Small-subunit ribosomal RNA, 3' major domain from an uncultured Verrucomicrobiota bacterium, 462 nucleotides, folded computationally. The prediction has a mean pLDDT of 82.
Context: one part of a larger RNA
This record gives sequence, C1' cells and structure tokens, in this order.
RNA sequence: UGACGGGGGCCCGCACAAGCGGUGGAGUAUGUGGCUUAAUUCGAUGCAACGCGAAGAACCUUACCUGGCCUUGACAUGCUUAGUUCAUUCAUGGAAACAUGAUGUCCCGCAAGGGAGAUUUGCACAGGUGCUGCAUGGCUGUCGUCAGCUCGUGUCGUGAGAUGUUGGGUUAAGUCCCGCAACGAGCGCAACCCUUAUGUCCUGUUAAAUUAACUCUGGACAGACUGCCCUGCUAUAACGGGGAGGAAGGUGAGGAUGACGUCAAGUCAGGAUGGCCCUUACGGCCAGGGCUGCACACGUACUACAAUGCCUGAUACAAUGGGCGGCAAGACCGCGAGGUGGAGCUAAUCCCCAAAAUCAGGCCCAGUUCGGAUCGCAGGCUGCAACUCGCCUGCGUGAAGCCGGAAUCGCUAGUAAUGGCGCAUCAGCUACGGCGCCGUGAAUACGUUCCCGGGCCUUGUA
Repeated sequence: UGACGGGGGCCCGCACAAGCGGUGGAGUAUGUGGCUUAAUUCGAUGCAACGCGAAGAACCUUACCUGGCCUUGACAUGCUUAGUUCAUUCAUGGAAACAUGAUGUCCCGCAAGGGAGAUUUGCACAGGUGCUGCAUGGCUGUCGUCAGCUCGUGUCGUGAGAUGUUGGGUUAAGUCCCGCAACGAGCGCAACCCUUAUGUCCUGUUAAAUUAACUCUGGACAGACUGCCCUGCUAUAACGGGGAGGAAGGUGAGGAUGACGUCAAGUCAGGAUGGCCCUUACGGCCAGGGCUGCACACGUACUACAAUGCCUGAUACAAUGGGCGGCAAGACCGCGAGGUGGAGCUAAUCCCCAAAAUCAGGCCCAGUUCGGAUCGCAGGCUGCAACUCGCCUGCGUGAAGCCGGAAUCGCUAGUAAUGGCGCAUCAGCUACGGCGCCGUGAAUACGUUCCCGGGCCUUGUA
C1' cells in the first nucleotide's frame, strides 16, 4: 500500500422484511453424475457447469465402436513419368465404398504434330475434432451498469508512498456544491444512439362503392429544462419535500452501451496459431451400430392433484413475424391426424391467424365427467429408409398424484401470475427448450436489527 476480521461508523441492492407465485413430494420431458457397454465421441463442474456448446443425433450430422476397403491420398500448390488409357453411361460382383469389363475429352491443324484439362508414375507435400486454454491471439463469462480506476505538475515523506480521490452536505452516480497544498486532466457516470408514450407538419402503396380523411404507414420537427410557484436545510450553494400546468415530472419507461482490473475462469472442438506427436495411420472412404443404453442420485422445465374447476355447444377481440422446391383460401372426402384440388400471393394487397375471457347447459366433492402416465389395436405424415430410434390421429386401457420434510427460487407495474400466437434451426421431429409478440392483469414494501453481495471512511493484524 493492499487483503482480511464472528472490529466500528455511513450507505446501497427483490439482500432481508411485507406480499404473490413456485421448486423440493407425483408422472413425464430434458441435461448431468454414476453404472453399463465393442462404443455409449468430446468439452462445460460453487455462485459464473447441469433445456450449457447443440437455433433440430433415424442415414447424413459424427468427432465414438465393429467390420470391409484406400495410401501423393476426399482437398491445395509445384516439379516429374507414362502415354491417350480418362469424365460420363452401361453390365457383373458387393452391404456400400469399391473392384473388374465395355464405351470413350476439348482446341488449333489437310496431315504430321502442337496445346489444354482430366488420368497416371515418382517426389516435395497434403491430412489429423491427436496433446497442451498452464505457450498464445481473438472472443466470452464473472465481480457489476458496482462507482470506481488512474495520470501530469506541484507539495509532504530518507523511502515504500501520501496528497489530489480525505472532510461537511447531496445524488442513481468520484453526481453536484462548499471547504481544503493542492491545481488540472484522462478512462468510467451522465448525455449524445435506438424503441416507446403526446402533438404539429409532410407523406399515401394498401384499404374503400367513391372522394376527402383517420386510429394507420413512413419521415421531419416540437415537447421536459427542477423552466414556474410554495417550502425545508449550519447556507443566498448543491439538493430535498409539496404544488400548478401538462400526454408525460424530476434519469418518464425499456434497450444498446460493461472503466482499471480479478478468477493461470472458459474455449487448441467455431475459425486462427507456437511447440509436441501420428504418416499403408492418431489420415481418408463406406455399411451397420452407438451418441437414445438403466439398480440409482441431482439440476432445469412441463402436466397435474381440481369447482376461481372440468366437459359440451354457441360467440367476440390481437401483435410480432414468416411465405415460391413456399404460404395456401373457398369447395369436396375423412370421427380425426390428414387427403383431393387449387383461387390468390415474390406480399400494409393473398395466405398462415388466436386462446384465456363472455353466454347457455351438464358434472356435485368422488381418485371423480379430476388427472393423464403406461400398454394394445387401427391409421396419417415426412423421408431412399421410422426395428434399434420420429412426430401426429382415432378407439380402448386408465398408473402415480388429494398441494408436497429439511431446505430453497423468482418478482416492485402493464411487473408477478395466467392465456394463446409467431420465428430461427428444420425433409420430418422427440420444442414441454430458446428468442420474441400480444390478451387478461394483481398483492405488498412498517422498516434496515438480522442473512447474502457490494461501495466509502476508520481501526487491529506479518
């Protein structure tokens, strides 16, 4: 100087408290550990690993295993050899890869011949998801959107260093004010950026019978600044409290934005890269299997245990987005998944397109008209192919479960809770995941003693 203290003071945060809903019990989905296995590829491991890399494991992916094959190689560049053998197509064998046989390139030129590509021989080399994230770059997580981290000159100190940055107030903030051997400055804070709430002006494809317009679309501008009034404070400061006006008030709300650094944090498997290692194999091709195994343990979710509910019928109201190998309307067939067919749409034009809510009826507290696991049968769809191992539908079957021990999580407002919808990946899908969108829409905060994390000052400690 730091760090630490079951030292002190001040302050903050869904940190506690006050509330609402969960997790921990059940079933299932998913990830992980463990076990098993020929293989169950690899990585991630307190917070900050565990619906994580993976925004799509039937083949492919795929890196793993078994078996069959290749050795200048699936891919790049250069030299070299051969000579016209080649790509393609067909046949045979085969699980395929591949092997064997047949066919047999282009340009210039009458031709000889020359050139180009491919093939082939040999050599340099290729190749490696092999190791090291404790050799690295880059990127990322985390403390933490916490308010801090530093520098120049000056001053003080023998020096390490201190001062500034401490103090009195104040703030979300090292924010600002006052004071002060300091005076200034930089990276952070804030603002500038985007979205949103109000208005004005401009705009007008779509929409509409038409015209003009609007809530609408897209732009520009305005508006909010403690500007005004009252008041508080050791102050005429900064600032705090209240009020007016206003669509909005004291950072209006949300996002993007992450200082110096910490954890030899994570990643050599995204790509890059030093070193080491393999080179008829630790490289390459293919088929099948595995990544989906199951006594068990944990995390994260979904569905429930019901009457603020479930079932049946009727009937309203969205937004974000996506669409040509696509989205697909009306119509018809089917109980249904779906099928036939194809209007329209390269999209404000057409399509995908709501549910909870509401209204009417039923159920009457029961393992039930709750709950839907599991299993059987019959089907549908995608795809070369659903046995291992896809999703969906119908009929039957109807398990556990009657609100969950110790413990533990999220959330302060259009939030929690609850209802559906869209998208990426994608042939299909194990999506109940992720990222978004709109509908309905609460309760509570006395307070800072305590738990956790953090900031500033101070004190003790080698």